[in-house]
RNA sequence: GGAGCUGGCCAGGCGGCCGCGCCCCACGGGCGAGGAAAGUCCGGACUCCAUCGGGCAGGGUGCUGGGUAACUCCCAGGCGUGGUGACACGCGGCACGCGCAACAGAGAGCAGACCGCCACACCGCUCGCGGUGCGGCAAGGGUGAAACGGUGAGGUAAGAGCUCACCAGCGCGACGGGUGACCGUCGCGGCUAGGCAUGCCCCACCCGGAGCAAGGCCAAGCAGGGACCACCGGCGGCCCGUCGACGUGUCCCAGGUAGGCCGCACGAGGCGUCGGGUGACCGACGUCCCAGAUAGAUGGUCGCCACCUGCCAUGUGCAGGGACAGAAUCCGGCUUAUCGGCCGGCUCCUCCC
RNA sequence: GCGCGGGUAGCUCAGUCCGGAUAGAGCACCUGACUACGGAUCAGGCGGCCGGGGGUUCAAAUCCCUCCCCGCGCG
Numbered sequence: 001g002g003a004g005c006u007g008g009c010c011a012g013g014c015g016g017c018c019g020c021g022c023c024c025c026a027c028g029g030g031c032g033a034g035g036a037a038a039g040u041c042c043g044g045a046c047u048c049c050a051u052c053g054g055g056c057a058g059g060g061u062g063c064u065g066g067g068u069a070a071c072u073c074c075c076a077g078g079c080g081u082g083g084u085g086a087c088a089c090g091c092g093g094c095a096c097g098c099g100c101a102a103c104a105g106a107g108a109g110c111a112g113a114c115c116g117c118c119a120c121a122c123c124g125c126u127c128g129c130g131g132u133g134c135g136g137c138a139a140g141g142g143u144g145a146a147a148c149g150g151u152g153a154g155g156u157a158a159g160a161g162c163u164c165a166c167c168a169g170c171g172c173g174a175c176g177g178g179u180g181a182c183c184g185u186c187g188c189g190g191c192u193a194g195g196c197a198u199g200c201c202c203c204a205c206c207c208g209g210a211g212c213a214a215g216g217c218c219a220a221g222c223a224g225g226g227a228c229c230a231c232c233g234g235c236g237g238c239c240c241g242u243c244g245a246c247g248u249g250u251c252c253c254a255g256g257u258a259g260g261c262c263g264c265a266c267g268a269g270g271c272g273u274c275g276g277g278u279g280a281c282c283g284a285c286g287u288c289c290c291a292g293a294u295a296g297a298u299g300g301u302c303g304c305c306a307c308c309u310g311c312c313a314u315g316u317g318c319a320g321g322g323a324c325a326g327a328a329u330c331c332g333g334c335u336u337a338u339c340g341g342c343c344g345g346c347u348c349c350u351c352c353c
Numbered sequence: 354g355c356g357c358g359g360g361u362a363g364c365u366c367a368g369u370c371c372g373g374a375u376a377g378a379g380c381a382c383c384u385g386a387c388u389a390c391g392g393a394u395c396a397g398g399c400g401g402c403c404g405g406g407g408g409u410u411c412a413a414a415u416c417c418c419u420c421c422c423c424g425c426g427c428g
Base pairs, nucleotide, nucleotide: 001349002348003347004346005345006344007343008342009341010340012305013304014303015302016301017300018299020032021031022030023029024028034324038335039334041333042332043331044330045329046211047210048209049208053240054239055238056237058207059206060205061204062203063077064076065075066074067073078091079090080089081088082087092202093201097200098199099196100195114141115140116137117136118135120133121132122131123130124129149167150166151165152164153163154162168192170189171188172187173186174185175184176183177182215262216261217260218259224253225252226251227250228249229247232244233243234242269288270287271286272285273284274283275282276281307321308320309319310318311317312315354427355426356425357424358423359422360421363380364379365378366377373411382398383397384396385395386394404420405419406418407417408416
């Protein structure tokens, strides 16, 4: 200098004028969108179902260890695949059982002989050959996504883990390291065990259901009717257990209302310092209060500065531009969208000293 | 706001549960036959990147993840 990998951050700033919502000690003052407020894909808090107890069914998670309130999240490690590398991606069990593999191909799951190779018998012949029959074989060809280890030697009529050596892979055992996943070394075995569990399933662990339109209170308004109470209902899949005994009960239909308040803004909270930890994260101390609308406020304009682009041609110039989007009970994640910019770590190649 | 259901030919739907190679059916459209002409009928044909992307697998409309669009319910 070139090409890449990866982690994190910002989301214009200040001021004037006008305007909107909420709060307060009310001529005034304070606060007022986001990194994703989004998708609603996970997890929790909270509320109701009297309690949330057991089992079945159902759903979820899935290498190991840790973090957390919890997680389909995060951190560290292990193994595999890809890449020269930084790094990225993936992850229980097909030697429980069941199932699937179209087409092609001889044969597709403990299978198989089309071409081929070979022995024997017979026939023909142009005699270093061909054909037929009966057997042997799986080395070579061919099909396929996949064909039951690889290389070499021995062996054989030809061949074959048939035998042997080495290698790959599998199982068992011992020793060593590690909390563990797993790794390393040595020995033995039989010579080979295929793929799919993001197929059913098996194993381990987790999950009761619904959701702030939850739920509670007040006001206004209306027209009642029906069913049920232990063979019922709470219980939104089922069973058991348990609770409820005519009630301010539960459910259904009809009718009425479309108003207000609480929930609802102090929280697993933000920032800073110190300490622990490889890290996610945790602890202590200090400091701050930081949107609460309800058809939904958070905006407009002007000036200066900063950034980017274009032009005139170099100055205190002119013109233009700034994304994605936008709270609705709250919080932790994931995913997706996003103009432009900043900071850090690392790898490979080439050149120079 | 919270929670459900669904996207396959121009239209209406199968197929998705349990993956299998040209993805079907009806209507519509086109061509031919029949008819004096048209309709009906008969024969043949056209038409799909299965909402987009990624993954698992030999193989994906189907299984898994993610995004987009449409519809419905709840005071």
This is a predicted complex of two RNAs, RNase P RNA and transfer RNA, with 428 nucleotides together. It holds a member of the Rfam family "Bacterial RNase P class A". The family's RNA type in Rfam is ribozyme. Its mean pLDDT, the model's own confidence on a scale to 100, is 78.